[in-house]
Overview
The prediction has a mean pLDDT of 85. Predicted 3D model of a 1531-nucleotide RNA (small-subunit ribosomal RNA) from an uncultured bacterium. It matches the Rfam family "Bacterial small subunit ribosomal RNA".

C1' cells in the first nucleotide's frame, strides 16, 4: 500500500463487506510455571456482621475494672488513688485529612492565562507579654420517671472550662479631643534566700496573650476555550445600570429602598437534550476522530428534600435539626438507622475478587516522649482479564516399519515423524542452605548551645542492644529422571492453506460477494495442509482504511447536486499612489505550560514487562522589544473599475386607448333540391317543418395568414395586424463631469407560464367533466357526434412547472474560419453597392485545455480570483408530525423506524422493434397440380389394458428410430424354471469332445440310456493345448437410471455469405478499424476508394455424373461394306466403320465483336459452337446457435439390481378404439371406364437365386427345368397408338365392406400375413375455414427396378416413358443478408416491467381517549432553622443607691423557606378500539400503464374522471422514432 461487490462486457459515479491495531471486556474450546499490572462500566438498587477515627493523666476533678505497695484483719476479707495505670466524664487537638462514587452539573464547572477587594490552627521568623480575682458545672451522690434510648429534681466539686479587673511595644475604632481590647498553666531540675510543709524563687522546655511578616493553604473577580438540536427566535422586573444603607473574610443586586429603563440575543440568547472537566488514553503518515478505568489535579455527592450550628476551616460520607420514602425494636406510649470506606450479602446483569495479615516500611492524627489509632498504605489470596518472560526436550536414525488416508493400483502421503540408539535437566515435585528491604527513635560516651548549673534540653559525632505482615520468600546448592506439561480456529475468493466419503435447495453455511436440487475444494465427518501458540476463536465496542463531509483533501450540463428570476440590508471580498499608526501578521527574550504519560541516553531486577536517573518535548497562553513587505485602521490624492452628462440609432420591451381586414359561427331574406356531415369502415348527428350548396344584409365574440428569419426585445415568466399617449432598458461615437461611489449576497422585498380559486362582466370557436356512437374478449381510452366549466376581460389570490441552456452572478485571461442582427470607420464605385476594419448581441465548425465517456471550446464545460446556494447509497420521502403562508387546491420548511446491495451515469458489443434504406429467396404476386370433405393405409395424441415395451414433441416429431412385430425380433404382461450364470478370463477336482435312443413336461428342463476316445511331449508314470462337467469365489450379466456428467454421430439456421486472426493504427477501456462507403456478383465475387496491410476458415475452383468430339480398346456390345444360312433373327465367318460400352483427352475463358460504365469490375446485345456467362445436376454443410436429438446403434463416468431389475422358457401384448392430428394411397370419372390389337426403356438384381420355351389351372398359382455366377440367360413395363363399347348416371365410376371357395411363405397365419376367382358394391359427385409442393426436361401423368425380407409395400430409395403454363414486378406475408437508428432487453421480445386487489408478517402516521415524568404561572401552606420585633415567663459571674439595671435564656410573633395541596398551562414518553398509506413475501387475481414510433412518443405542472395501472384538457420540455421541407457548416 489495498481487496470483493452493480455489467454480457468497459470506463465513471456511488454505496456495503474485508484484510490492521486496540478493550476495565464477556462466551466457546483449551490449558505448565513465573514476573509485573488490572478486576460492578448494568441498579447514586436495598444491606445481616465485622472493622474504617481517635489522642492526650505531662490540663482536671477523679478510681468502675486489673496489678503492685501499705495498713485493719473475726483470715472470709475490709479499708487506702500511695503506684504502675485507667472505664466513664470535664478540658484540649484531630475529626473540613485521608478513603469511595460521578448522581446532579453545559457552567455558582474545568482547562490555560491574568487580577484585586480577603481569609488562615498547626508551622517559620520577629517584637511584646504572661499580673491578680470570681462564680459556676459534669462525673459522682440521693430521690424519681420510662419497656428501651434517656430524662428530671435536690446536694458536692475541680481545671489550660467559664467570667470580670489590671496592665497595652504593636493592634482596633474614632468627630483625631478620645475611646476600646489579652492571657493558664503544665513538666524537668536547682546553689544561695523565705517557709513546718505543699512550696515560694530561679532555671529550661512545651503551652498560653497581642501583634508583624513569610510559607503553604483557601475564598473571589475576568478573558480565551469547552457536545447536539433552530421541527427551540426571542428572552428577562433584582431583571440592567446609578445613589444610599445592610450584610461578608472579602469585590458585587449579595440583599433592601428610591431613581432610570435598561440588559441578553442569528458571532444563537430563551428552551430541550445528553454530558463530571483536565493531565491523558486508542487509532491515525499527519490533520483529525473517538474515549476520559487504572494512576494524578480540580469540581460535585454522601438514603432524598430542606436548614443552620460548632469551628481556623463544613453548611460536615462514619455531626445536630426537621420534613419524606424505606427497614428494625418496641410494654403501642415511643424509640433506632443511612457501605457512593475495606471486606462480604441479596438484587440486577452477558460480566468483575478474599467477610486474609500487618502498621515491619511510607504517610496521616494525638501526645514532651514511650506509644496508641490508621480497611490510608505495605502484603498475601482469587480470576490466562491484558502485557512480558520460560518450559513442555537435544543430536542420530530408511527397512522410507506398521498404521491411517488417498490412489491412475505403479505408487504417494503422514514422514527422520515414530521406534531404536546416545545425551542435556531449565520449570514443576523432593532435600538442603538463605538474603536485601532496617534505619531512625532508644540505651551509653562524647562535643557545641543554653543556663548560675557538670539538671533537663537541642544538635553532631562515636557506640551498644532491639524491631520484618510478605516468609523460610527471592536466590543459591543437591540427587533422580524425558521423566509431569498443546491447544485452538481456518484451508471457494478477498486470504496463507486440498483430498476422499456421507448429505441432495435436505441437514446446515455465511464478514460481502455467495455455496446446497446425486460427483460440493464452500454443509458434516476424516487425513493432510495453513496461521497462531498457553492460548486461539467468536461477539461487543472505537479509530483506520473512508479523499464515503474532503482544513491538509471532493463534488453539482447528463451520474446526489444551481435557489423560476431579479433587486438589496448585514455579512464577505475589493483599482491605482502617498504618509502615518501598529490591529492582524513576523522575529528575539522573558514568565508560564503540575507530577506522571510519550520520545531519547543511562542505570537496577539474570533478560523483557516493570521501575528509575537526566535530557528533550509539552506544537499552547501571558508579558515585552522590534520590524513595516503584506492585509487593516487614518489622512491626501488618481483615473484604467463604475456612473453621470451630450449626439444619434435598432426593437413582438411595459402600460392606456383608438381602430382594420380576412375566417369560423349565428340570424334574416332569395335560388334550390336530397341528401350533408363523419370514418379505415360506419354509426350517433345535420335534412321534405327544405339541410347541405349558393347569393345578399345583418349580429358577435376571439385571434392578427402573408412579412417571419438557429431575426429582435425583455432579469425570467414571457412579447407579433394597424394608428396615438405615457414609460423602462440597450448599443454606438467623440469629448466633457464625479472619483472606487464597485462585485456578491443569508434573512427580506418584487416580478413570476398553464391550470386552479373569489367578485362582476363576455362567450364566436376550441374544449376538461358529462352524454351518445363506434372500436374491442372488455374500452370508464385512442376515433366520431354533441357538449359544460374554462379560455376573454376587469379587480384580488394562487406561486407551482422539463420555471431547461437539466451549465448561479461578477471580473481578467487563452488560436482561428463561417453565417447572421444593430451600430460606428476606411478605401472603391457615377450610382446600386462592394471590400477592409471596429464594437455589442445571436448561430454553426474548430485548436490547445477540460471531461468517466458523450460532448464543451473566448457566449467554455479552459484558466484564475471573489461571493452566494446546492449534494453526500437505493427505497421509506419531497412523505409522516410540527411551524409558517394560503378562501381553498394545496405550497414551503422537513425527518424516523424498517428495509436492499445495490440504484445511477456515458459509452462497446449482441438481440430485438407492429423503426428506416439497400438486397436475396416458389417469400409474396403469375401459374399448374395438390392436403383441409370420403374410403381405407400408415403414424401419433388420448383412452384403454395383466401388457398395450421404449425414444423423437414448433418449424427442425408424427410411412420418424422401425431398409419389414405371426414365433423370433422383443427391450413389455402372465406363468413355468435357474443362480458363477445365456456370454469372458482365472483356480482345484473330474472327464475328452461328442453321439443313439427312451420317459416326463406347454417347454424350458429334468430322468435313465448306447457308442466314442482323438492331438502334443514323454520309455513308462504322467503333464499340456482345446472342449464338457462339478465345486469355491474373484467376477460375469443390466434395452436399469442421468443426453442437464460425457465421446461419438446427426438434425437446423443455411449451401445463407458470411466467421475470424497477425501486425499497424484509433480509443483510458469494453472494443473499433481491416469487414464500412461508391459500383458489381449467386457470392466478403470482382474493382475503385478509404490508416489500414496482409492471412485463415467459408464462396469459387479443383471431385462426381448428365450434354459434343477426339483417341485408344473391341466382348458378352454393334452390323456399314463382304461372304454364309434361316420361316425369321448380328445366327454365323468376318470386321470395329457406326451405335455402345469406359479410360484418357480436347473443348467454354465473359476469349471475340459492338454498346453501357469512371479508362475499372462488370452488364446488355451479337457472332461462332454440341454446350454461353457459376451449362444441368450431385458430392461438399465456416465460427457458431438451440443444455436442439440420442446413455435403446456404439463407447462411457456416477449412481441403482446381484436366488434379480440378470438369464431361459410357453403364451399373450407391441394389431386394442367413443375421438383429435399428421403424412401419403385410390377416388369421385367422358382429357374417362371396359374389351381387342400393337409398339418403345432405364437404374438395378439374381445359386437355399433369377427361371425362359412348354404344360395344368378362370385366376393366384403349380408342373417342370433350357439358360445364366451374367453387356451373353432371367425378372420384364406402363402411360402410349389404333379399332370397338359405354353417354352423365352413384353409373359399364369408384372401389370399401362381408360371404364363399382357392392359392403361397412359413414348425404355425386364430388373435394378426399378403394373393387370387365368384357374390357383395359402402361413403364419394372435387371439397369450409386455412394450407402444401413446383422456374424446365421441372410440375402434373406413367410404370420399372432395387434394399428389408421365409412370407408380407399406399412406405422408402433410385430409374427411365409421356411432358406443360407462368413470372408485370418487389408494395404486401415469411425467412435471410448488409448498413443504420431507438432500447429500462443480455436466460436476450416466449424479454423487461406498472398499479389496484386477496394472503401472512414487520414497523410507523392519525385516533375518543387513558397512564406517568418534567417544566411554568397563581393561590393555599408552612417544619426546622436563622434574622427581626417583643404584652409573657426565667435569670450564677457585671454595675448597683441593692429596689432594681444591663445582658442573656424560654415563650410568642413577623420575614424568607422544604415538604405538602388547589387549578390553569407547555412539553415528552408509554399504551389505545378503530384507520391511512409504507416495506417485505410462493408459481394468487384483474387487466397491460412504461422501456422499440412499446403499438394513442413520452415526461413535467395543474384541474379532472375513472377497478387498477392510467385517461383526457391547458401550458411546457425533449431527456421523440420517423418523413419531407427549409437553413446552415465541412470537403
Nucleotide at each position: 500500500a489495498g481487496a470483493g461487490u452493480u455489467u454480457g462486457a468497459u470506463c465513471c459515479u456511488g454505496g456495503c463487506u474485508c484484510a490492521g491495531a486496540u478493550u476495565g471486556a464477556a462466551c466457546g474450546c483449551u490449558a505448565g510455571c513465573g514476573g509485573g499490572a488490572u478486576g460492578c462500566c448494568u441498579u447514586a438498587c436495598a444491606c445481616a456482621u465485622g472493622c474504617a477515627a481517635g489522642u492526650c493523666g505531662a490540663a482536671c476533678g477523679g478510681c468502675a475494672g486489673c496489678a503492685c505497695g501499705g495498713a485493719c484483719u473475726u483470715c472470709g476479707g475490709u479499708c487506702u488513688g500511695g503506684u504502675g495505670g485507667c472505664g466513664a466524664g470535664u478540658g484540649g487537638c484531630g475529626a473540613a485529612c485521608g478513603g469511595g462514587u460521578g448522581a446532579g452539573u453545559a457552567a455558582u464547572g474545568u482547562a490555560u492565562c491574568g487580577g484585586a477587594a480577603c481569609g488562615u490552627g498547626c508551622c517559620c521568623a520577629g517584637u511584646a507579654g504572661c499580673g491578680g480575682g470570681g462564680g459556676a458545672u459534669a462525673a459522682c451522690u440521693a430521690c424519681g420517671c420510662g419497656a428501651a434510648a434517656g430524662c428530671g429534681u435536690a446536694g458536692c466539686u475541680a481545671a489550660u472550662a467559664c467570667c470580670g479587673c489590671a496592665u497595652a511595644c504593636g493592634c482596633c475604632c474614632u468627630a483625631c479631643g478620645g475611646g476600646g481590647g489579652a492571657a493558664a498553666g503544665c513538666a524537668g531540675g536547682g546553689g544561695a534566700u523565705c517557709g513546718c510543709a505543699a512550696g515560694a524563687c530561679c532555671u529550661u522546655g512545651c503551652a498560653c496573650u497581642a501583634u508583624u511578616g513569610g510559607a503553604g493553604c483557601g475564598g473571589c473577580c475576568g478573558a480565551u476555550a469547552u457536545c447536539g438540536g433552530a421541527u427551540u427566535a426571542g428572552c428577562u422586573a433584582g431583571u440592567u445600570g446609578g445613589u444610599g444603607a445592610g450584610g461578608u473574610a472579602a469585590a458585587g443586586g449579595c440583599u433592601c429602598a428610591c431613581c432610570a429603563a435598561g440588559g441578553c440575543g442569528a458571532c444563537g440568547a430563551u428552551c430541550c437534550g445528553u454530558a463530571g472537566c483536565u493531565g491523558g488514553u486508542c487509532u491515525g503518515a499527519g490533520a483529525g476522530g473517538a474515549c476520559g478505568a487504572c494512576c494524578a489535579g480540580c469540581c460535585a455527592c454522601a438514603c432524598u428534600g430542606g436548614a443552620a450550628c460548632u469551628g481556623a476551616g463544613a453548611c460536615a460520607c462514619g455531626g445536630u435539626c426537621c420534613a419524606g420514602a424505606c427497614u428494625c425494636c418496641u410494654a403501642c406510649g415511643g424509640g433506632a438507622g443511612g457501605c457512593a470506606g475495606c471486606a462480604g450479602u441479596g438484587g440486577g446483569g452477558a460480566a468483575u475478587u478474599u467477610u486474609g495479615g500487618a502498621c515491619a516500611a511510607u504517610g496521616g492524627g494525638c501526645g514532651a516522649a514511650a506509644g496508641c489509632c490508621u480497611g490510608a498504605u505495605c502484603c498475601a489470596g482469587c480470576c490466562a482479564u491484558g502485557c512480558c518472560g520460560c518450559g513442555u526436550g537435544a543430536g542420530u536414525g530408511a527397512a522410507g516399519a506398521a498404521g491411517g488416508c488417498c490412489u491412475u493400483c505403479g505408487g504417494g502421503u503422514u514422514g527422520u515423524a515414530a521406534a531404536g540408539c546416545u545425551c542435556u535437566u531449565u520449570c514443576a515435585g523432593c532435600c538442603g542452605g538463605a538474603a536485601a528491604g532496617a534505619a531512625a527513635u532508644u540505651g551509653c560516651u562524647u562535643c557545641u548551645a543554653u543556663u548560675a548549673a557538670u539538671a533537663c534540653u537541642a544538635g553532631g559525632a562515636g557506640u551498644a542492644g532491639a524491631u520484618g505482615a510478605c516468609g523460610g520468600u527471592a536466590c543459591c546448592g543437591g540427587a533422580a529422571g524425558a521423566a509431569g506439561a498443546a491447544g485452538c480456529a481456518c484451508c471457494g475468493g478477498c486470504u496463507a492453506a486440498c483430498u476422499a466419503c456421507g448429505u441432495g435447495c435436505c441437514a446446515g453455511c455465511a464478514g460481502c460477494c455467495g455455496c446446497g436440487g446425486u460427483a460440493a475444494u464452500a454443509c458434516g465427518u476424516a487425513g493432510g495442509g495453513u496461521g497462531c501458540g498457553a492460548g486461539c476463536g467468536u461477539u461487543a465496542a472505537u479509530c483506520g482504511g473512508a479523499a464515503u463531509u474532503a482544513c491538509u483533501g471532493g463534488g453539482c450540463g447528463u451520474a446526489a447536486a444551481g435557489c423560476g428570476u431579479g433587486c438589496g440590508c448585514a455579512g464577505g471580498c475589493g483599482g491605482u499612489u502617498u504618509u502615518g499608526u501598529a490591529a492582524g501578521a513576523c522575529a528575539g527574550a522573558c514568565g508560564u505550560g503540575a507530577a506522571a504519560u510519550c520520545c531519547c541516553c543511562g542505570g537496577g531486577c539474570u533478560u523483557a514487562a516493570c521501575c528509575u536517573g537526566g535530557g528533550a518535548a509539552c506544537u499552547g497562553c501571558g508579558u515585552u522589544u522590534g520590524u513595516g513587505a503584506c492585509u487593516g485602521c487614518a489622512a491626501g490624492g488618481c483615473u484604467a473599475g463604475a456612473g453621470u452628462g451630450u449626439a444619434g440609432c435598432a426593437g413582438a420591451g411595459g402600460g392606456g386607448g383608438g381602430u382594420a381586414g380576412a375566417a369560423u359561427u349565428c340570424c334574416a331574406c332569395g335560388u334550390g333540391u336530397a341528401g350533408c356531415a363523419g370514418u379505415g369502415a360506419a354509426a350517433u348527428g345535420c335534412g321534405u317543418a327544405g339541410a347541405g350548396a349558393u347569393g345578399u344584409g345583418g349580429a358577435g365574440g376571439a385571434a392578427u395568414a402573408c412579412c417571419g428569419a438557429u431575426g429582435g426585445c425583455g432579469a425570467a415568466g414571457g412579447c407579433a395586424g394597424c394608428c396615438c399617449c405615457c414609460u423602462g432598458g440597450g448599443c454606438u461615437a467623440a469629448c466633457a463631469c464625479u472619483g472606487a461611489c464597485g462585485c456578491u449576497c443569508a434573512u427580506g422585498c418584487a416580478c413570476g407560464a398553464a391550470a386552479g380559486c373569489g367578485u362582476g362582466g363576455g362567450g364566436a370557436g376550441c374544449a376538461a367533466a358529462c352524454a351518445g356512437g363506434a372500436u374491442u374478449a372488455g374500452a370508464u381510452a385512442c376515433c366520431c357526434u354533441g357538449g359544460u366549466a374554462g379560455u376573454c376581460c376587469a379587480c384580488g389570490c394562487c406561486c407551482u412547472a422539463a420555471a431547461c441552456g437539466a451549465u448561479g452572478u461578477c471580473a481578467g485571461c487563452u488560436a482561428g474560419g463561417u453565417g447572421u442582427u444593430g451600430g460606428g470607420g476606411a478605401a472603391g464605385g457615377a450610382g446600386a453597392c462592394u471590400u477592409c476594419u471596429u464594437u455589442a448581441g445571436u448561430a454553426c465548425c474548430g485548436c490547445a485545455g477540460c471531461u468517466a465517456a458523450c460532448g464543451c471550446g473566448u457566449g467554455a464545460a479552459g484558466u484564475u480570483g471573489a461571493c452566494c446556494g446546492c449534494c453526500u447509497g437505493g427505497g421509506g420521502a419531497g412523505u409522516a408530525c410540527g411551524g409558517u403562508c394560503g378562501c381553498a387546491a394545496g405550497a414551503u420548511u422537513a425527518a424516523a423506524a424498517c428495509u436492499c446491495a445495490a440504484a445511477g451515469g456515458a459509452a462497446u458489443u449482441a438481440a430485438c422493434g407492429g423503426g428506416g434504406a439497400c438486397c436475396c429467396g416458389c417469400a409474396c404476386a403469375a401459374g399448374c397440380g395438390g392436403u383441409g370433405g370420403a374410403u381405407g393405409a400408415u403414424g401419433u395424441g388420448g383412452u384403454u389394458u395383466a401388457a398395450u415395451u421404449c425414444g423423437a414433441u414448433g418449424c427442425a416429431a408424427c410411412g420418424c428410430g422401425a431398409a419389414a412385430a405371426a414365433c423370433c425380433u422383443u427391450a413389455c404382461c402372465c406363468a413355468c424354471c435357474u443362480u458363477u450364470g445365456a456370454c469372458a478370463u482365472g483356480g482345484c477336482a473330474g472327464g475328452a469332445a461328442g453321439u443313439u435312443u427312451c420317459c416326463a413336461g406347454a417347454g424350458a428342463u429334468g430322468g435313465a440310456u448306447u457308442c466314442g476316445u482323438g492331438c502334443c511331449c514323454g520309455a513308462a508314470a504322467g503333464g499340456g493345448a482345446a472342449c464338457c462337467u462339478g465345486c469355491a469365489c474373484a467376477c460375469a450379466g443390466g434395452u436399469g437410471c442421468u443426453g442437464c456428467a460425457u465421446g461419438g454421430c446427426u438434425g437446423u439456421c443455411g449451401u445463407c455469405a458470411g466467421c475470424u486472426c497477425g501486425u499497424g493504427u484509433c480509443g483510458u477501456g469494453a472494443g473499433a478499424u481491416g469487414u464500412u462507403g461508391g459500383g458489381u456478383u449467386a457470392a466478403g465475387u470482382c474493382c475503385c476508394g478509404c490508416a489500414a496491410c496482409g492471412a485463415g476458415c467459408g464462396c469459387a475452383a479443383c471431385c462426381c455424373u448428365c450434354g459434343a468430339u477426339g483417341u485408344c480398346a473391341g466382348u458378352u456390345g454393334c452390323c456399314a461394306a463382304c461372304g454364309g444360312g434361316u420361316a425369321a433373327a448380328g445366327c454365323c465367318g468376318g470386321g470395329c466403320a457406326c451405335u455402345c460400352u469406359g479410360a484418357c483427352g480436347u473443348g467454354a475463358c465473359u476469349g471475340c465483336c459492338g454498346g453501357u460504365g469512371a479508362c475499372a469490375a462488370a452488364c446488355c446485345g451479337g457472332a461462332g459452337g454440341a454446350a454461353g456467362g457459376u451449362g444441368g445436376g450431385g458430392a461438399u454443410g465456416a465460427c457458431g446457435u438451440c443444455a436442439a436429438g440420442u446413455c435403446a446403434u456404439c463407447a462411457u463416468g456416477c449412481c441403482c439390481c446381484u436366488u434379480a431389475u440378470g438369464c431361459c422358457u410357453u403364451g399373450g401384448g407391441c394389431u386394442a378404439c367413443a375421438c383429435a392430428c399428421g403424412u401419403g394411397c385410390u377416388a369421385c370419372a367422358a382429357u374417362g371406364g371396359c374389351c381387342a390389337g400393337g409398339a418403345c426403356a432405364a437404374u438395378a438384381g439374381g445359386c437355399a437365386g433369377c427361371a425362359a420355351u412348354a404344360c395344368c389351372g378362370c385366376g393366384a398359382g403349380g408342373u417342370g427345368g433350357a439358360g445364366c455366377c451374367a453387356a451373353u440367360c432371367c425378372c420384364a413395363a406402363a402411360a402410349c397408338c389404333u379399332g370397338g363399347u359405354c353417354u352423365c348416371a352413384g353409373u359399364u365410376c369408384a372401389g370399401a365392406u362381408u360371404g364363399u371357395a382357392g392359392g403361397c411363405u412359413g414348425a404355425a397365419a386364430c388373435u394378426c400375413g399378403c394373393c387370387u376367382a365368384c357374390a357383395u358394391g359402402a361413403a364419394g359427385g372435387c371439397g369450409g375455414a386455412a394450407u402444401c409442393g413446383c422456374u424446365a426436361g421441372u410440375a402434373a401423368c406413367c410404370g420399372c427396378a432395387g434394399g428389408u425380407c421365409a412370407g408380407c409395400a399406399u412406405a422408402c430409395u433410385g430409374c427411365g416413358g409421356u411432358g406443360a403454363a407462368u413470372a408485370c414486378g418487389u408494395u404486401c406475408c415469411c425467412g435471410g443478408g448488409c448498413c443504420u437508428u431507438g432500447u429500462a432487453c443480455a436466460c436476450a421480445c416466449c424479454g423487461c416491467c406498472c398499479g389496484u386487489c386477496a394472503c401472512a408478517c414487520c414497523a410507523u402516521g392519525g385516533g375518543a381517549g387513558u397512564g406517568g415524568g418534567u417544566u411554568u404561572c397563581a393561590c393555599c401552606a408552612g417544619a426546622a432553622g436563622u434574622a427581626g420585633g417583643u404584652a409573657g415567663c426565667u435569670u450564677a459571674a457585671c454595675c448597683u443607691u441593692c429596689g432594681g439595671g444591663a445582658g442573656g435564656g424560654c415563650g410568642c410573633u413577623u420575614a424568607c423557606c422544604a415538604c405538602g395541596g388547589u387549578g390553569a398551562g407547555a412539553u415528552u414518553c408509554a399504551u389505545g378500539a378503530c384507520u391511512g398509506g409504507g416495506g417485505u413475501g410462493a408459481a394468487g387475481u384483474c387487466a397491460u400503464a412504461a422501456c422499440a414510433a412499446g403499438g394513442u412518443a413520452g415526461c413535467c405542472g395543474u384541474a379532472u374522471c375513472g377497478g387498477a395501472a392510467g385517461g383526457u384538457g391547458c401550458g411546457g420540455c425533449u431527456g421523440g422514432a420517423u418523413c419531407a421541407c427549409c437553413u446552415c457548416c465541412u470537403u